Notes:
A computed fold for a 95-nucleotide RNA from a Rhodospirillales bacterium, annotated as Glycine riboswitch aptamer. NCBI's taxonomy places the organism under Bacteria, Pseudomonadati, Pseudomonadota, Alphaproteobacteria, Rhodospirillales.
Order: sequence, then C1' cells, then structure tokens
RNA sequence: CCAUCCCUCGCGGGAGAGUGCGGGACAUCAUCCCCGCCGCCGAAGGCGCAACCGGCCCCCGGAAACGCUCAGGCAUAAGGGACCGCGCCGGGAUA
Repeated sequence: CCAUCCCUCGCGGGAGAGUGCGGGACAUCAUCCCCGCCGCCGAAGGCGCAACCGGCCCCCGGAAACGCUCAGGCAUAAGGGACCGCGCCGGGAUA
C1' cells in the first nucleotide's frame, strides 16, 4: 500500500401488539397530554431456567433471531427499531 473482517459515521429497507376502560386537564366537539386499571407485543437495551459452541470436561467459559418481559412498545404521524443492503474520511484486527 492492497484485499478481507470489525467498529464509528451517512443513506435506503425494516415487523409485532387495544384509536381498550375510567378519571383529570384543554375544551364547542374530537385528537393529542397526565394518572389509574386490565389486556397484549418483542427486533433497542437487560436478564436466563437456554438451543448451540469451546475447554484443562459430570465442572468452567462463551452464547442465539430461543425463552422471560424489568425496561421499551401497542390508531395515523413522529420517534425508536434487531437485522439486511450500499457508501466512505477515520480507528482497529488478520494473512
């Protein structure tokens, strides 16, 4: 320096589940907002009773898109969003 991989960054795609009930505020009404209750979702994060992988193997380590739902979310919109694709200044790793 080149290639590949990872991180950061940018762009695009991106699901699921109640416009639930009651009260409050605003207020002509409705929606939004706040509080309480019940029901539900899982793809930020978190956790594990855990598939699977590894080791000095009846113990230890790692750990999922599995499970739990603490957090978060459940009309449109906005926002968030695992993961996938593309891009590239920078950082790191490997041969």
Its mean pLDDT, the model's own confidence on a scale to 100, is 79. It matches the Rfam family "Glycine riboswitch aptamer". Its family is annotated with glycine biosynthetic process in the Gene Ontology.